[in-house]
Context: one part of a larger RNA
RNA sequence: GCCGGCGAGUUAUUGUAUGCAGCGAGGUUAAGUGACUGUAGUCACGAAGCCAAAGGGAAACCGAGUACGAAUAGUGCGCUUAAGUUGCAUGCAAUAGACCCGAAGCCAGGUGAUCUAUCUAUGCCCAGGCUGAAACCUAGGUAAAACUAGGUGGAGGGCCGAACUCUAGGGUGUUGAAAAACCCAGGGAUGAGGUGUAGAUAGGGGUGAAAGGCCAAUCAAACUUGGCGAUAGCUGGUUCUCUCCGAAAUAGUUUUAGGACUAGCCUCAUACGUUCAGUUUAGGUGGUAGAGCACUGUUUGGGCUAGGGCCCUUCACCGGGUACCAAACCCAGGCAAACUUCGAAUGCCUAAACUUAAGAGUAUGGGAGUCAGACUACGAGCUAUAAGGUCCGUGGUCAAAAGGGGAAUAGCCCAGACCACCAGCUAAGGUCCCUAAUCUAUGCUAAGUGGAAAAGGAAGUGAAAUGGCUAAGACAGCCAGGAGGUUGGCUUAGAAGCAGCCAUUCCUUUAAAGAGUGCGUAACAGCUCACUGGUCGAGUCAUUUCGCGCCGAUAAUUCAACGGGGCUUAAGCAUAGAACCGAAGCUGUGGACCCAUAUUUGGGUGGUAGGAGAGCGUUGUGUAUGCCGAUGAAGCAGUACGGUGACGUACUGUGGAGGUAUCACAAGUGAAGAUGCCGGC
Numbered sequence: 001g002c003c004g005g006c007g008a009g010u011u012a013u014u015g016u017a018u019g020c021a022g023c024g025a026g027g028u029u030a031a032g033u034g035a036c037u038g039u040a041g042u043c044a045c046g047a048a049g050c051c052a053a054a055g056g057g058a059a060a061c062c063g064a065g066u067a068c069g070a071a072u073a074g075u076g077c078g079c080u081u082a083a084g085u086u087g088c089a090u091g092c093a094a095u096a097g098a099c100c101c102g103a104a105g106c107c108a109g110g111u112g113a114u115c116u117a118u119c120u121a122u123g124c125c126c127a128g129g130c131u132g133a134a135a136c137c138u139a140g141g142u143a144a145a146a147c148u149a150g151g152u153g154g155a156g157g158g159c160c161g162a163a164c165u166c167u168a169g170g171g172u173g174u175u176g177a178a179a180a181a182c183c184c185a186g187g188g189a190u191g192a193g194g195u196g197u198a199g200a201u202a203g204g205g206g207u208g209a210a211a212g213g214c215c216a217a218u219c220a221a222a223c224u225u226g227g228c229g230a231u232a233g234c235u236g237g238u239u240c241u242c243u244c245c246g247a248a249a250u251a252g253u254u255u256u257a258g259g260a261c262u263a264g265c266c267u268c269a270u271a272c273g274u275u276c277a278g279u280u281u282a283g284g285u286g287g288u289a290g291a292g293c294a295c296u297g298u299u300u301g302g303g304c305u306a307g308g309g310c311c312c313u314u315c316a317c318c319g320g321g322u323a324c325c326a327a328a329c330c331c332a333g334g335c336a337a338a339c340u341u342c343g344a345a346u347g348c349c350u351a352a353a354c355u356u357a358a359g360a361g362u363a364u365g366g367g368a369g370u371c372a373g374a375c376u377a378c379g380a381g382c383u384a385u386a387a388g389g390u391c392c393g394u395g396g397u398c399a400a401a402a403g404g405g406g407a408a409u410a411g412c413c414c415a416g417a418c419c420a421c422c423a424g425c426u427a428a429g430g431u432c433c434c435u436a437a438u439c440u441a442u443g444c445u446a447a448g449u450g451g452a453a454a455a456g457g458a459a460g461u462g463a464a465a466u467g468g469c470u471a472a473g474a475c476a477g478c479c480a481g482g483a484g485g486u487u488g489g490c491u492u493a494g495a496a497g498c499a500g501c502c503a504u505u506c507c508u509u510u511a512a513a514g515a516g517u518g519c520g521u522a523a524c525a526g527c528u529c530a531c532u533g534g535u536c537g538a539g540u541c542a543u544u545u546c547g548c549g550c551c552g553a554u555a556a557u558u559c560a561a562c563g564g565g566g567c568u569u570a571a572g573c574a575u576a577g578a579a580c581c582g583a584a585g586c587u588g589u590g591g592a593c594c595c596a597u598a599u600u601u602g603g604g605u606g607g608u609a610g611g612a613g614a615g616c617g618u619u620g621u622g623u624a625u626g627c628c629g630a631u632g633a634a635g636c637a638g639u640a641c642g643g644u645g646a647c648g649u650a651c652u653g654u655g656g657a658g659g660u661a662u663c664a665c666a667a668g669u670g671a672a673g674a675u676g677c678c679g680g681c
Base pairs, nucleotide, nucleotide: 001681002680003679004678005677006676011096012095013094014093015092016091017090018089019088020087021086022085023084026051027050028049032045033044034043035042036041055062056061065077066076067075068074099237100236102234106227107226108225109224110223111222117201118200119199120198121197122196123195124194125193126191128160129159130158131156135152136151137150138149139148140147164188165187166186167185169184170183171182172181203219205215206214207213240615241614242613243612244611245610250263251262252261253260254259264370265369266367267366268365269364270363271362272361274358275360277355278354279353280352281351282350283349284348285347290342291340292339296336297335298334299333300332301331302330303329305326307325308324309322310321311320312319373398374397375396376395377394378393379392381390382389403414404413405412418591419590420589421588423587424586425585429581430580431579432565433564434563438578439577440576441575442574443573444572450567456551457550460548461547462546463545464544465543466542467541468540469539477535478534479533480532481531483508484507485506488502489501490500514529518527519526592605593604594603595602596601616670618667619666620665621664622663626660627659628658635654636653637652638651639650640649641648642647
């Protein structure tokens, strides 16, 4: 992991609601007793008690009233509005383990020191080698000592190193040979040494050269039995079918935030019977969008002008100036969620009429679930006018919705699946091939733009418009000229058109020629331009708007930013037109069920949590001293048929002795899940 079996809303009591039944202003017996004998039974007896028929008050008490009160007032709760009660069944609640499994833990009583920690008693063990303390002896030495030397000697938590013991490091092993080992290598090795045997200390206790270590592969409180089905607002699981309806992820409160309670939203019953909703009309409400600057603030420029600064003047006062700052005021121009002289559209409220008749609305009662929501469009806040961000509001979808489109893709677009069909029409979206379906007309694009992006940039290209110049010859090219006063004046070492400064930048010759457009020189020189003539012979220059393109353009494994192939008068873009394809949509035909109905017809049937209804099957009991059964029961295997389904029936084979219709009743009543339990493989 699979297969088989087992495996989870039960039972008791009380309450409440509904259904059914009995009796009814009443209803009902409990314990118990008796009879019948049967047996877990039936019948009878048994008013104790309980509920109801009257309430009010804390109570005494009073009573259709009563309590408060001085009250006849007033107010509260009652009466006048009149059905209960008992049983059975079902839903739900309360109390119990209360749908099932699951803790870590807490407490009590016991069992453990054959592992290990420490201790007690008593034994045993430590190859070999090295070093050479004290002390002593001898000699030297001294007044005597001290001291020196040579020997003897054999100390030490001494040295090296086996047994023994331990493990700092590495490797292997890691479903191991092993639930801690093996290999290499290392420490100690006469000591705080190693080890045998017997014993001691016990769970908030021991023992601990102390690591929260160890106390039998278990230790921040052992193991075991009991309290015990501890508790678990948590996780997981919770078993047959069909039908009807169908949510919520919000508000308030919460030692509350992943829990709960009340309301909201769902369902069922009863009552009312269009009260709901939409549209139109009429009336009302309001300060948003926008706009505005009249208020409150803010703000730019100008004017005017207090006050201040600075300058001049004065011994001081006075006075004067100001391209400084600036209140108030004036003119012009802006801004505002917490500004408003204004002010919509929607919205909301009321009324009437009309339309719709929908799983519309309202009330009371039974049962819930929901309180993590997600994205999207629009209106705001927060953030960075970031986020698949966050938090509100309004709508949609998903959640709980399948189908078609979007290549794939809960939340986008289209559209809401009762069943069947080898019928038709459409939606979104598409119609070259993959791939169902396409043509016509007129333009645009050359970038594979289409098929990712900005500020900004550009004789890309198409369309439109305006203004210049132009056969008295434009624009572009080519040929020629481009001069003189003069090197203008100043400045300067120099300054001559061309470092810089100045100017009435003038005059002359001219077809034309600046006191000079740029390069250049130390300064000149030189080249060039403006300007003019010639040549040429038809358009040319500038500006603006719109369409489509270009650059800007840089990311990590080739293409990889059309789904692919591939596409260029398109298979791209724009405009116009006509077709077609395309879904579980709509229609057609047949069928099933539900609701309403004038009984003819009309409407409906996606669905999680959840509510409601109707059924199937299993075991047992009565029916049953019946019926089926060796001419073959149950069980098992298979085929066919029937039913919307759970399932049923028949037949065949196997099997070899029991099974059971119908209608009722009672449940240990339905498994794929729980890292479920047991067994098998």
A computed fold for a 681-nucleotide part of an RNA from a Pseudomonadota bacterium, annotated as large-subunit ribosomal RNA, domain II.
Lineage of the source: Bacteria > Pseudomonadati > Pseudomonadota.
The full RNA is in RNAcentral, with records from ENA.
Its Rfam family is "Bacterial large subunit ribosomal RNA".
Its mean pLDDT, the model's own confidence on a scale to 100, is 86.